RNA sequence: GGCGCAUUCGUCUAGUGGACUAGGAUACCUGGUUCUCAUCCAGGAGAUCGCGGGUUCGAAUCCCGCAUGCGCUACCA
Numbered sequence: 001g002g003c004g005c006a007u008u009c010g011u012c013u014a015g016u017g018g019a020c021u022a023g024g025a026u027a028c029c030u031g032g033u034u035c036u037c038a039u040c041c042a043g044g045a046g047a048u049c050g051c052g053g054g055u056u057c058g059a060a061u062c063c064c065g066c067a068u069g070c071g072c073u074a075c076c077a
Base pairs, nucleotide, nucleotide: 001073002072003071004070005069006068007067010026011025012024013023018057028044029043030042031041032040050066051065052064053063054062
């Protein structure tokens, strides 16, 4: 240099064009339970879906570019 894969709440993860106001787990916060802590129960907050552009009536989802990470591969007189 070429090719491929990945990027979504703090962390892990679901999603494969419309029912997404983006769901779940965990951590966190509040309350309940308990003599206390833990456990358990209820509730809450938390993601411009890496960035920009395009296609479409409609994009987390499809396409292009860029960025970051990982893998394979080529060159190296």